This is a predicted structure of a 167-nucleotide RNA (Lysine riboswitch aptamer) from a soil metagenome. Its Rfam family is "Lysine riboswitch aptamer". Gene Ontology term of the family: lysine biosynthetic process. The coordinates come from a structure-prediction model, not an experiment, and the mean pLDDT is 78. The sequence is in RNAcentral, with records from MGnify.
[in-house]
RNA sequence: AGAGGCGCGAUCGUCAGGAGUACCGCUCGCGGAGGAACGAGCUUCCACCGAAGCGACGGGAACGGGGCGAUCGCCGAAGUCGGUGAUCGGUUUCGCGAUCAUCGGCUGGCCCGUCCACCGGAAGGAGACGGGCUGUCGGCCCAGGGGUGACCCUGAGUCGAAGCGCU
Numbered sequence: 001a002g003a004g005g006c007g008c009g010a011u012c013g014u015c016a017g018g019a020g021u022a023c024c025g026c027u028c029g030c031g032g033a034g035g036a037a038c039g040a041g042c043u044u045c046c047a048c049c050g051a052a053g054c055g056a057c058g059g060g061a062a063c064g065g066g067g068c069g070a071u072c073g074c075c076g077a078a079g080u081c082g083g084u085g086a087u088c089g090g091u092u093u094c095g096c097g098a099u100c101a102u103c104g105g106c107u108g109g110c111c112c113g114u115c116c117a118c119c120g121g122a123a124g125g126a127g128a129c130g131g132g133c134u135g136u137c138g139g140c141c142c143a144g145g146g147g148u149g150a151c152c153c154u155g156a157g158u159c160g161a162a163g164c165g166c167u
Base pairs, nucleotide, nucleotide: 001167002166005075007074008073009072010071011070012069013068014067015066023059024058025057027056028055029054030053034046035045036044037043038095039094040093041091042090078107079106080105081104082103083102084101085100086099087098088097089096108134109133110132111131112130113129114128115127118125119124136161137160138159139158140157142155143154144153145152146151
């Protein structure tokens, strides 16, 4: 530098879903003391000039996640799990979550199935196990070809290995 193929990621567009949900209305009715800021504590704010909750009516989303397409970057691509740190979520407390950085473990790639007490609102995803396809390399073996020969090339079968690989 290069190859694997329903190959990987990002961005943009689009579709479904999310969802007639959240939320909104100085709306209406019931209700009757609590409620909001991620949980606890603290603090702040709202509330009998009516909190939460429930219903009616009128409006009514979005993020993350998924499918497809295009473009771009790529072939440890990247994914996932765990540790640490920083930032953010009112907070020099304890947790939890998100993002980023870093360190380590696992996975060659893809597809399908089963289980699951994990993540997710769902769709789906992760994980474990099993099966199939495929690329690579190695052992054994067979066929064809080349060579005086050692051996080399091509293809098939079988067994095995792992990207710290292969050319």